[in-house]
């Protein structure tokens, strides 16, 4: 110093449904397959607590990476 979707990652000055790309699925098109487009499913947001009306965000303890 980081930890958010199967993978990279925003969000991280507290606010109302938690988000993008990729991937994954189904449909469309194609003789097929790749490619385009369209719809979609996917998160107890490392874990236990606290403080708040309200926490992903703040405090505190752990746990696992990574620099020095």
């Nucleotide at each position: 110093u980081c930890a958010u979707a199967g993978c990279u990652c925003a969000g991280c000055c507290g606010g109302a449904u938690a988000g993008a790309g990729c991937a994954c699925c189904a449909a469309a098109u194609u003789c097929c397959u790749a490619a385009u487009u369209u719809g979609g499913g996917g998160g107890u947001c490392g874990c236990a607590g606290g403080u708040u009306c309200g926490a992903a965000u703040c405090c505190u303890g752990c746990u696992g990476g990574g620099a020095c």